[in-house]
RNA sequence: GCUUGUAGCUCAGUUGGGAGAGCGUUCGGUUCGCAUCCGAGAGGUCAUGGGUUCGAAUCCCACCAGGUCC
Repeated sequence: GCUUGUAGCUCAGUUGGGAGAGCGUUCGGUUCGCAUCCGAGAGGUCAUGGGUUCGAAUCCCACCAGGUCC
């Protein structure tokens, strides 16, 4: 200098307006029981602090951490 940071994990979400998926987890159904399968739910200060805007995960500035290059 470049890049990444969003749910417990892996990650989507970029002309600014609904925060999401898979796995995991909890409850229920199915079973004699377990697994599978089906249904429902919980779980998030969008790394942090500020700014712009009616409105920011998204734009701007600063800063922290990881990766990478010189």